[in-house]
């Protein structure tokens, strides 16, 4: 250096759910909480999932469809803190 990852240090992050707010939704940001994680740090590159506002189709119902999301779904990229066995 690379792998690995302890009931070690220092720190970190935040699931359910509640409040606010923001958006057509789907989800976001703030608080409050804290199930959990060694990358639960970034990036929609590949697969996968959510939504369907506007779009096509349709008498209608309803189908499709990402240019909108999810990094706590699995791969990949790129940076990174500590050092027992």
């Nucleotide at each position: 250096u690379c792998a690995c990852g302890a009931u070690a240090a220092a720190g970190g992050u935040a699931a359910a759910c509640c409040c606010a707010u923001u958006g057509a939704u789907a989800g976001g940001u703030g608080g409050g909480g804290g199930c959990a994680c060694a990358a639960a740090g970034a990036c929609a590159c590949g697969g996968g999932c959510c939504u369907a506002a506007g779009g096509u189709a349709g008498a209608a119902a309803u189908a499709c469809u990402a240019u909108g999301g999810c990094a706590g779904c699995c791969g990949g990229u790129c940076a990174g803190c500590c050092g027992a066995a």
c-di-GMP-I riboswitch aptamer from a Halanaerobiaceae bacterium, 85 nucleotides, folded computationally.
Model confidence (mean pLDDT): 90 of 100.
The model forms 100% of the base pairs in the Rfam consensus.
The organism belongs to Halanaerobiaceae, within Bacteria.
The sequence was found by an Rfam model in a public genome assembly.
It matches the Rfam family "c-di-GMP-I riboswitch aptamer". About the family: GEMM was predicted in a large-scale screen for bacterial structured RNA regulatory elements.